RNAcentral holds the sequence, with entries from Rfam.
This is a predicted structure of a 92-nucleotide RNA (c-di-GMP-I riboswitch aptamer) from Paenibacillus lutimineralis.
The source organism's lineage runs through Bacteria, Bacillati, Bacillota, Caryophanales and Paenibacillus.
It matches the Rfam family "c-di-GMP-I riboswitch aptamer". Rfam links the family to the GO term cyclic-di-GMP binding. About the family: GEMM was predicted in a large-scale screen for bacterial structured RNA regulatory elements.
Its mean pLDDT, the model's own confidence on a scale to 100, is 85.
RNA sequence: ACGACGAAACGGCAAACCGCGUGAAAGCGCGGGACGCAAAGCUAUAGGGGCUUCGUGAGACGACAACUCUCACAUGCCAGCCAGUUCCCGAA
Repeated sequence: ACGACGAAACGGCAAACCGCGUGAAAGCGCGGGACGCAAAGCUAUAGGGGCUUCGUGAGACGACAACUCUCACAUGCCAGCCAGUUCCCGAA
């Protein structure tokens, strides 16, 4: 001098909930608010998993249709579920 481990500090993010906006919904944006977080930064067809169903298809009801109900499906979402990827500080 460099590296590993590592206390602390400077800062960072912001769950639930509330208000406003947006959306069919899940959710998202902004403000408030902090449960937590060393990646709670970024990545959502081309890893896994989860949420939702405007619409579409099938079924029930019904004389047909409509309404209503049930089931299936993502092209809609979630990175604060796992995953991938990049990264700040450094006492003894």